About this RNA: Small-subunit ribosomal RNA, 5' domain from an uncultured bacterium, 471 nucleotides, folded computationally. RNAcentral holds the full RNA, with entries from ENA, Greengenes and SILVA. The prediction has a mean pLDDT of 87.

Context: one part of a larger RNA
RNA sequence: GAACGAACGCUGGCGGCAGGCCUAACACAUGCAAGUCGAGCGCACCUUCGGGUGAGCGGCGGACGGGUUAGUAACGCGUGGGAACGUGCCCAGAUCUGCGGAAUAGCCACUGGAAACGGUGAGUAAUACCGCAUACGCCCUUCGGGGGAAAGAUUUAUCGGAUUUGGAUCGGCCCGCGUUAGAUUAGGUAGUUGGUGAGGUAACGGCUCACCAAGCCUACGAUCUAUAGCUGGUUUUAGAGGAUGAUCAGCAACACUGGGACUGAGACACGGCCCAGACUCCUACGGGAGGCAGCAGUGGGGAAUCUUGGACAAUGGGCGCAAGCCUGAUCCAGCCAUGCCGCGUGAGUGAUGAAGGCCUUAGGGUCGUAAAGCUCUUUCGCCAGGGAUGAUAAUGACAGUACCUGGUAAAGAAACCCCGGCUAACUCCGUGCCAGCAGCCGCGGUAAUACGGAGGGGGUUAGCGUUGUUC
Numbered sequence: 001g002a003a004c005g006a007a008c009g010c011u012g013g014c015g016g017c018a019g020g021c022c023u024a025a026c027a028c029a030u031g032c033a034a035g036u037c038g039a040g041c042g043c044a045c046c047u048u049c050g051g052g053u054g055a056g057c058g059g060c061g062g063a064c065g066g067g068u069u070a071g072u073a074a075c076g077c078g079u080g081g082g083a084a085c086g087u088g089c090c091c092a093g094a095u096c097u098g099c100g101g102a103a104u105a106g107c108c109a110c111u112g113g114a115a116a117c118g119g120u121g122a123g124u125a126a127u128a129c130c131g132c133a134u135a136c137g138c139c140c141u142u143c144g145g146g147g148g149a150a151a152g153a154u155u156u157a158u159c160g161g162a163u164u165u166g167g168a169u170c171g172g173c174c175c176g177c178g179u180u181a182g183a184u185u186a187g188g189u190a191g192u193u194g195g196u197g198a199g200g201u202a203a204c205g206g207c208u209c210a211c212c213a214a215g216c217c218u219a220c221g222a223u224c225u226a227u228a229g230c231u232g233g234u235u236u237u238a239g240a241g242g243a244u245g246a247u248c249a250g251c252a253a254c255a256c257u258g259g260g261a262c263u264g265a266g267a268c269a270c271g272g273c274c275c276a277g278a279c280u281c282c283u284a285c286g287g288g289a290g291g292c293a294g295c296a297g298u299g300g301g302g303a304a305u306c307u308u309g310g311a312c313a314a315u316g317g318g319c320g321c322a323a324g325c326c327u328g329a330u331c332c333a334g335c336c337a338u339g340c341c342g343c344g345u346g347a348g349u350g351a352u353g354a355a356g357g358c359c360u361u362a363g364g365g366u367c368g369u370a371a372a373g374c375u376c377u378u379u380c381g382c383c384a385g386g387g388a389u390g391a392u393a394a395u396g397a398c399a400g401u402a403c404c405u406g407g408u409a410a411a412g413a414a415a416c417c418c419c420g421g422c423u424a425a426c427u428c429c430g431u432g433c434c435a436g437c438a439g440c441c442g443c444g445g446u447a448a449u450a451c452g453g454a455g456g457g458g459g460u461u462a463g464c465g466u467u468g469u470u471c
Base pairs, nucleotide, nucleotide: 001471002470003469004468006467007466008465009464010463013343014342015341016340017339018338019336020335021301026299027298028297030296031295032294035060036059037058040057041056043054044053045052046051067254068253069252076179077178078177079176080175081174082173085171086170090167091166092165093164094163095162096161097160098132099131100130101129108121109120110119111118112117138147139146140145152159153158154157180226181225182224187217188216189215192214193213194212195211196210197209198208199207229251230250231249232248233244234243235242236241256277257276258275259274260273279290280289281288282287307333309332310331311330315329316327317326318325319324346376347375348374349373356367357366358365359364380412381408382407383406384405385404386403390398415460416459417458418457419456420441421440422439426455427454428453429452430451436443437442
């Protein structure tokens, strides 16, 4: 000098764009953040007889979106390859959609419990469940054969269902190379390394198991310890290099702590389930409920970081044939000089160089055209009128916003740091090694340009200075 997710002190007019818990992955009151479908199904209620509402069965979605960085030194990430895989919804092609059955929730009756939540009986529907048939293609095969589907709805047009082939997308897996420090960590390893066989998986594989062999890694740093999410990037710099990984984007991991599986195309699942633990809450003491590292917000910690806001209008997502519903994603608004950028705080004229301050060699010098006065202007602000784009036939939270027009009056708007040298800028008074200053050198013990005040000056400017960190 540059930079900052900054903080602190003094000060503070406006706008645009951005940013805003770096600390306790500490604990959380309250509200909201994932629903939707009656064109799958029966039932109850209401009805203007059009339809609507409610709980339930069923389907799709709750694996996306949003948050955080605890863990992780690892195929986690980056980059470039690979073969033994899966892929709901979407696209293209082929074929099929026949016949039956038994339940169950809701509802009703009885009943247990404080509650959470249940139990028994009767009985009902389906695109829920099951069986049979058919199946070239599909799967298995000893090549003889064996196995396996489907669902209808509403009204004439669609939406569906099943099997299969291919695609697209997304993902799982493997490998080369790269990826912090410590040797005051030198040996580490028994499913360990390899083989055969089997199991398991969507799939390869010690992934798991039985048996066999004794391997495997390591001074080119294994193991251990410490630290850390990685990258595109950001910052500094002429570059090389160093530092860094907030916001935005990609990937990973996590969801009170630890473990586990279920469902499903996909999870070992933030707002699902089960078990254990810590904590909090309710309780009739028998037993139950909860998980903000979603958006706001609270306490706490801290030098320090915002509103318990509006809207689904746009973009996108889920469901639905659709109308539409939901969406703290998102779009907006609020707060904060936190940063960057822009603008303003007036312009011209004005010498009795006014008054006053300060200095003075007492003549004067300086603040200083500065002020006053005179002549103007109205950016911003304030008041009033009009008033968009963003939306497409309709629909605008933002918002009567941006912008335009008129009015108003110089009117409402300047501070901060410094002045010994480095380093731009000097005098007086006070103080007297005191009080104090200080980044370094150093000032202060009676004339201090270095302390404190004043006048003057220098610098930056809605900021200025200090502190911290990086180069």